Model confidence (mean pLDDT): 77 of 100. A computed fold for a 371-nucleotide RNA from a candidate division GN15 bacterium, annotated as Bacterial RNase P class A. The sequence was found by an Rfam model in a public genome assembly. Rfam family: Bacterial RNase P class A. Gene Ontology terms of the family: dimeric ribonuclease P complex, ribonuclease P activity and tRNA processing.
RNA sequence: AAAGUAGGAGACACAGUCGCGCUUUAAAUGCAAGUUUAAGGUGAGGAAAGUCCGAGCUCCACAGGACCAAGGCGCCCGGUAACACCGGGGCGGAGUGAUCCGACGGACAGUGCCGCAGAAACUAUACCGCCACGCCAUAGGUGUGGUAAGGGUGAAAUCGUAGUGUAAGAGACUACGGCGCCGACGGGUAACCGUUGGUGCGGGUAAACCCCGCCUGGAGCAAGGCCAAAUAGAGGAAGAGGGGUUGGUUCGCCCCGUUAUUAUUCCCGGGUAGGCCGCCUGAACCGCCGGGCAACCGGCGGUCAAGACAAAUGACUGGAGCUCCCUGUCACACGGGAGUCACAGAACUCGGCUUAACUCCUGCUUUCCAA
Numbered sequence: 001a002a003a004g005u006a007g008g009a010g011a012c013a014c015a016g017u018c019g020c021g022c023u024u025u026a027a028a029u030g031c032a033a034g035u036u037u038a039a040g041g042u043g044a045g046g047a048a049a050g051u052c053c054g055a056g057c058u059c060c061a062c063a064g065g066a067c068c069a070a071g072g073c074g075c076c077c078g079g080u081a082a083c084a085c086c087g088g089g090g091c092g093g094a095g096u097g098a099u100c101c102g103a104c105g106g107a108c109a110g111u112g113c114c115g116c117a118g119a120a121a122c123u124a125u126a127c128c129g130c131c132a133c134g135c136c137a138u139a140g141g142u143g144u145g146g147u148a149a150g151g152g153u154g155a156a157a158u159c160g161u162a163g164u165g166u167a168a169g170a171g172a173c174u175a176c177g178g179c180g181c182c183g184a185c186g187g188g189u190a191a192c193c194g195u196u197g198g199u200g201c202g203g204g205u206a207a208a209c210c211c212c213g214c215c216u217g218g219a220g221c222a223a224g225g226c227c228a229a230a231u232a233g234a235g236g237a238a239g240a241g242g243g244g245u246u247g248g249u250u251c252g253c254c255c256c257g258u259u260a261u262u263a264u265u266c267c268c269g270g271g272u273a274g275g276c277c278g279c280c281u282g283a284a285c286c287g288c289c290g291g292g293c294a295a296c297c298g299g300c301g302g303u304c305a306a307g308a309c310a311a312a313u314g315a316c317u318g319g320a321g322c323u324c325c326c327u328g329u330c331a332c333a334c335g336g337g338a339g340u341c342a343c344a345g346a347a348c349u350c351g352g353c354u355u356a357a358c359u360c361c362u363g364c365u366u367u368c369c370a371a
Stems, first nucleotide, its partner, number of pairs: 001367010014318005020043010045343001049354002052352005057220004062252001064251005070216005075089005090104001091102004105211002110209002112205003127151002129147008159177006178201010224277004233268001235267004241256004284303008321340006
């Protein structure tokens, strides 16, 4: 200097003038709701996005039991209110490396799939070839038998390398390895790792169906509650049992109804869609100390920082900060000019993940150059 990799910070602040939303205090006005004036406080993000997870909160009488179905998760140990999240580790994979990724239980319960190519892709075979014997006959052809070490096809073809041996070969045998299973010893909380003995060796795929283990009431702020207003039901069908918030069965329990214009269910039609609450103090934020590898936990002190409802949070000016350009210099400084940048805007709240993108800083890795 270049390339890469991991992490962090910021996202203009301040002052003035004017204009908006909420709110506090005081005064005036009004029957009231409210309105006006003045002074003060405050007002859009790191992702507010996606709506993918988890919860707080609200409602459904019991979120009661059992079974089927459905859905979710899937190595170990921790964290957390919880999670499919976060931290640390194990194993496997990618990369020279810093680092990054993992849908990571089971293929010995069963079923399915592995196209084309190839002889052959579940329990497999001989296309080319090699060897022995024979025949025709001459540098070849052919029959029988043996063979799977060499070659070919393919993502993958009787575990790999070397040797002994053989007619030629082959775990046929030997040595060293690989993988599976069973056992012993050691380390580790564990997943696992190491050493060693025995035994066996055609595969892959469960992000195919499936099997195993664990977990799960449902719906959602358009939840839900209050106030006001308006209207059209002689509407139709079924009806003795019906209903009880994913679907089905069943047990309990609760509610309504039971001879009917009924409880209840379905269909058709009409009215309202206004106001208030929910609505912001929260598993909150900041600082310091302690514990922990860390995620995070505990203690002490401090802070209160939008609540709109067709939807406010803005405009201008000023000098600074920052970024860029020009000039200047060995390099700065001074001076002048431009910009306020990218991605992008709350709508009950919070913890995560994913996606978008600007500027700057730091650590580490690799390569090149110089000393």